[in-house]
């Protein structure tokens, strides 16, 4: 050079084309003499970029960026 695969909250990862969600972490608050533990609650995401088809894209199409396998 081809060819296939990931990219989604701070970190791991889901998500039939219909309200982007779960662990973990962090904030507040119960609880406790104080801390772990344990409940409860919040915040935190332009689903890599850049187009395109839909009423509607994280998902479907192209382009592309950066890894990671694969042939040569």
């Nucleotide at each position: 050079g081809g060819c296939g695969g990931a990219a989604u909250g701070g970190c791991g990862c889901a998500a039939u084309g219909g309200u982007a969600g779960c662990g973990u972490g962090u904030g507040g608050u119960c609880c406790u003499c104080c801390u772990a533990a344990g409940a409860c609650u919040g915040a935190g995401g332009u689903u890599g970029u850049g187009g395109g088809u839909u009423c509607g894209a994280g998902u479907c199409c192209c382009a592309u960026u950066u890894c990671c396998g694969u042939c040569g």
The RNA shown here (transfer RNA) has 72 nucleotides and comes from Thermothielavioides terrestris NRRL 8126. The prediction has a mean pLDDT of 83. The source organism's lineage runs through Eukaryota, saccharomyceta, sordariomyceta, Sordariomycetes and Thermothielavioides terrestris. It matches the Rfam family "tRNA". It is annotated as a transfer RNA. From the family's description: Transfer RNA (tRNA) molecules are approximately 80 nucleotides in length. It is recorded under the gene name tRNA-Arg-CCT-2-1.